The RNA shown here (transfer RNA) has 64 nucleotides and comes from a bovine gut metagenome. Its Rfam family is "tRNA". Rfam describes the family as follows. Transfer RNA (tRNA) molecules are approximately 80 nucleotides in length. Its mean pLDDT, the model's own confidence on a scale to 100, is 81.
RNA sequence: CGUAGCUCAAUUGGAUAGAGCGUCAGACUCCGACUCUGAAGGUUGAAGGUUCAAGUCCUUUCGG
Numbered sequence: 001c002g003u004a005g006c007u008c009a010a011u012u013g014g015a016u017a018g019a020g021c022g023u024c025a026g027a028c029u030c031c032g033a034c035u036c037u038g039a040a041g042g043u044u045g046a047a048g049g050u051u052c053a054a055g056u057c058c059u060u061u062c063g064g
Stems, first nucleotide, its partner, number of pairs: 001063002005021004014052001023039005045061005
């Protein structure tokens, strides 16, 4: 340090966990590309604890 397939956000513990790329569908096109619209996709490495509430704090553990 570990959060979506990849790269990364997430304020003091308080929004339904988001963005870009990618994927899929649609529009557009003679067909494709580009562009536009939409959708799917998450055990926040794992287990436990604290708390009204945990990605965030504490403990243990796994990986780099």